């Protein structure tokens, strides 16, 4: 160069046929416990790599694009 494939919370990953984003594990606060730690309630964090387009609506379609990977030449 030329193709494929990944990119969603602090971390590891779901996310259906396009319907308005979720869990584990961390972290915060209250309970229990002599205190910690297990365990139990709640909570709090997310421009879905980035710009555009298409729709009444995009994490999902469509095009450019950055970054990691992987084959080829």
């Nucleotide at each position: 160069g030329u193709g494929g494939c990944c990119a969603u919370a602090g971390u590891u990953c779901a996310g259906u046929c396009g319907g308005u984003a979720g869990a584990a594990c961390g972290c915060c606060u209250g309970g229990u416990u002599g205190u910690g730690a297990u365990c139990c309630a709640g909570g709090a964090g997310g421009u879905c790599g980035c710009g555009g387009g298409u729709u009444c609506a995009a994490g999902u379609c469509c095009c450019g694009u950055u970054g990691g990977u992987c084959a080829c030449c």
Molecule: transfer RNA
Organism: Phycisphaerales bacterium